Context: one part of a larger RNA
RNA sequence: CGUACACGGUGGAUGCCUAGGCAGUUGGAGGCGAUGAAGGACGUACUAACUUGCGAUAAGCCAUGAUAAGCCAGUAAGAGGCAUUUGAAUCAUGGAUUUCCGAAUGGGGAAACCCACUGAGCUUGCUCAGUAUCGUUAACUGAAUUCAUAGGUUAACGAAGCGAACCCGGAGAACUGAAACAUCUAAGUACCCGGAGGAAAAGAAAUCAAUUGAGAUUCCGUUAGUAGCGGCGAGCGAACGCGGAUCAGCCCUUAAGCUCAUUAAGGUUUAGUGGAAGGCUCUGGAAAGUGCCGCGAUACAGGGUGAUAGCCCCGUACACGAAGAACCUUAGUAAGUGAAAACGAGUAGGUCGGGACACGUGUUAUCUUGACUGAAUAUGGGGGGACCAUCCUCCAAGGCUAAAUACUCCCAACUGACCGAUAGUGAACCAGUACCGUGAGGGAAAGGCGAAAAGAACCCCUGUGAGGGGAGUGAAAUAGAACCUGAAACCGUGUACGU
Numbered sequence: 001c002g003u004a005c006a007c008g009g010u011g012g013a014u015g016c017c018u019a020g021g022c023a024g025u026u027g028g029a030g031g032c033g034a035u036g037a038a039g040g041a042c043g044u045a046c047u048a049a050c051u052u053g054c055g056a057u058a059a060g061c062c063a064u065g066a067u068a069a070g071c072c073a074g075u076a077a078g079a080g081g082c083a084u085u086u087g088a089a090u091c092a093u094g095g096a097u098u099u100c101c102g103a104a105u106g107g108g109g110a111a112a113c114c115c116a117c118u119g120a121g122c123u124u125g126c127u128c129a130g131u132a133u134c135g136u137u138a139a140c141u142g143a144a145u146u147c148a149u150a151g152g153u154u155a156a157c158g159a160a161g162c163g164a165a166c167c168c169g170g171a172g173a174a175c176u177g178a179a180a181c182a183u184c185u186a187a188g189u190a191c192c193c194g195g196a197g198g199a200a201a202a203g204a205a206a207u208c209a210a211u212u213g214a215g216a217u218u219c220c221g222u223u224a225g226u227a228g229c230g231g232c233g234a235g236c237g238a239a240c241g242c243g244g245a246u247c248a249g250c251c252c253u254u255a256a257g258c259u260c261a262u263u264a265a266g267g268u269u270u271a272g273u274g275g276a277a278g279g280c281u282c283u284g285g286a287a288a289g290u291g292c293c294g295c296g297a298u299a300c301a302g303g304g305u306g307a308u309a310g311c312c313c314c315g316u317a318c319a320c321g322a323a324g325a326a327c328c329u330u331a332g333u334a335a336g337u338g339a340a341a342a343c344g345a346g347u348a349g350g351u352c353g354g355g356a357c358a359c360g361u362g363u364u365a366u367c368u369u370g371a372c373u374g375a376a377u378a379u380g381g382g383g384g385g386a387c388c389a390u391c392c393u394c395c396a397a398g399g400c401u402a403a404a405u406a407c408u409c410c411c412a413a414c415u416g417a418c419c420g421a422u423a424g425u426g427a428a429c430c431a432g433u434a435c436c437g438u439g440a441g442g443g444a445a446a447g448g449c450g451a452a453a454a455g456a457a458c459c460c461c462u463g464u465g466a467g468g469g470g471a472g473u474g475a476a477a478u479a480g481a482a483c484c485u486g487a488a489a490c491c492g493u494g495u496a497c498g499u
Stems, first nucleotide, its partner, number of pairs: 001498009015484001016448002020419002022416007029408002031162002039101003042055003046078001049075003061095006070082003106115003116131007133159009166197001167195004177184001181231001207214002218245005228236002249400003252344001257337003261333010272320003278293003282289001294311002296300001302314003349373008359385001380395005435442002455483001458470004
């Protein structure tokens, strides 16, 4: 030095676990905000820090209800208190307080700061209230300029800002594909802007159909990758009809209705309450396991308890419950609102240029409109895919309308041939943290003693160390806090053999 075996160190794989995630189902909710939001800064305890809560009334104040013998949130002890049926703490509902910043709104500003004016009150230097902008309405004023108008002032009311997706509208790419590329595609997608609601949009035929007829809209299946469109390339791609989901019609023609308040009844939600039935024995540190004998079940869902518990605990089935608050349905009552118009003219149609229709201008109907034009008036007009006739069908140029449909920031319950700490969210842990970056932005690692801290009194070595040896606890300490298990690489010690 090598090999083998044994025993260790290091290391943190594996197994087991789950406090966190992921994907859903059902129901709810679908908004918050000048009565100051979302989000923050700074404070606040017997308290130095962080988390949570709260706001100078500051881990809280008041009322009502529920519950209750314990409590003063956590890391986290200690000290000191509160309460014990004259009810602390906790939970629910309502109320009070709610610094400063932030739409931030008195002016300013380098957010959490600086500086004001007006009025009222009294303690005379403090407290309270008001003072942004825009819009609408009203009143008062009021130029050039006589009337007027513009303008000005004041009052009342409204708006603003935030929020995950879904929706409607405006504006609108490129990479890419076409095996290059220009029409085309990607795609009316992404991005940006405006607006709204719990849904939005659409909607009661100037619609389809085809010689039979149907009868608003929306969504799903099919028709069908069909008919078509297309450098007829790449690709794009219907409709009629049929089957379903859901169904609702109305107004401008005179009141159909709409809104809000309140009462009654019922229901839902927001705290809760009751809730069956087991003992002995053995093993063991521990019984829920073994053996024996029982019992409940409208409850053998699930979880916990020193191993695997229907009958130990929390629960579960089932039954019950609200002073207060919110919402829904039905019925009744009261009040308020409801005048737009009068059947749709610069419209239909046409020409030129665009766009939308599955349809790229094509033989291209239909819809829409930037420019220019421009009818008829139910004895009328539109459409039926060039166009004409016949026939059929409908009535534009005004408006409203639930449901079936889309989505999930959020709440509750439940589910999983979903993950189990290099997985699952980036984040199971004080994570959008530490850290990096001027900034936009990027962005981690990190779980497990034990049933219970019983977390090792005391002694010894030592630097009043680190670390260790005894003792003690414990079922176990090779479970000792660098703590479950503890693989491999890697490093040793001992023995044997080889060289």
This is a predicted structure of a 499-nucleotide part of an RNA (large-subunit ribosomal RNA, domain I) from Aliidiomarina sedimenti. Taxonomically the source falls in Aliidiomarina (Bacteria, Pseudomonadati, Pseudomonadota, Idiomarinaceae). It matches the Rfam family "Bacterial large subunit ribosomal RNA". Gene Ontology terms of the family: structural constituent of ribosome and ribosome. Its mean pLDDT, the model's own confidence on a scale to 100, is 85.